[in-house]
RNA sequence: GGGCCCAUGGUUUAGUGGCUAUAACAUCUCCUUGACGUGGAGAGGGUCGCAGGUUCGAAUCCUGCUGGGCCCA
Numbered sequence: 001g002g003g004c005c006c007a008u009g010g011u012u013u014a015g016u017g018g019c020u021a022u023a024a025c026a027u028c029u030c031c032u033u034g035a036c037g038u039g040g041a042g043a044g045g046g047u048c049g050c051a052g053g054u055u056c057g058a059a060u061c062c063u064g065c066u067g068g069g070c071c072c073a
Stems, first nucleotide, its partner, number of pairs: 001072007010025003018056001027043005049065005
């Protein structure tokens, strides 16, 4: 220098054009316990790496950039 893949709550992750972006763990509250833990119920936490474009509508499609990984030279 060239090619491919990845980037979504604190962490991991589903979602491949259309309702309010999904779940688990973690955190907080309540119940249970003598207490802790386990178990049960509930709550908060994201605007999807950044900037543009296409579209009535974009996390999703296109382009560029940034970061990470792999391969080739």

Background: Predicted 3D model of a 73-nucleotide RNA (transfer RNA) from an archaeon. Rfam family: tRNA. By type it is a transfer RNA. The prediction has a mean pLDDT of 82.